[in-house]
RNA sequence: GGGCCGGUGGUCUAGUGGCCUAGGACGCCUCGCUUACGACGAGGAGGUCGCGAGUUCGAAUCUCGCCCGGCCCA
Numbered sequence: 001g002g003g004c005c006g007g008u009g010g011u012c013u014a015g016u017g018g019c020c021u022a023g024g025a026c027g028c029c030u031c032g033c034u035u036a037c038g039a040c041g042a043g044g045a046g047g048u049c050g051c052g053a054g055u056u057c058g059a060a061u062c063u064c065g066c067c068c069g070g071c072c073c074a
Base pairs, nucleotide, nucleotide: 001073002072003071004070005069006068007067010026011025012024013023018057028044029043030042031041032040050066051065052064053063054062
């Protein structure tokens, strides 16, 4: 340099054009329970969906450019 795959809360992940102003698990905070911790139960905070542009009535989802990571080729 070329090809392919991926990037979604702190971590892992679901999603493939409209019921998504984004769901789940773990973690975090508060309360209950406990002598206390853990477990369990209830509630809560935390996401400009890597960045920018385009297509569309409508984009996390499709297209293009760029950035980052992984694999392969040279």
Transfer RNA from Methanothermus sociabilis, 74 nucleotides, folded computationally. Rfam family: tRNA. Rfam classes the family as a transfer RNA. NCBI's taxonomy places the organism under Archaea, Methanobacteriati, Methanobacteriota, Methanothermaceae, Methanothermus.